RNA sequence: GCCCCCGUAGUUUAACGGAUAAAACGCGGGAUUGCGGAUCCCGUAAUAGAGGUUCGAUUCCUCUCGGGGGUA
Numbered sequence: 001g002c003c004c005c006c007g008u009a010g011u012u013u014a015a016c017g018g019a020u021a022a023a024a025c026g027c028g029g030g031a032u033u034g035c036g037g038a039u040c041c042c043g044u045a046a047u048a049g050a051g052g053u054u055c056g057a058u059u060c061c062u063c064u065c066g067g068g069g070g071u072a
Stems, first nucleotide, its partner, number of pairs: 001071007010025004018055001026044006048064005
């Protein structure tokens, strides 16, 4: 250089092209407890970026960025 795969809350994963992007762990607050832990309740935060297609894009297309792999 060329080819392939991946990129979503702090972390690990969901979401036939269609409802307010879901859950677990974590974190914060509360209940409970003699204090903690465990348990229960509430809250917290995300689609790598820019265009395009579409009535509608996390999903499809293009380019860029980042990560991984292959090839001489």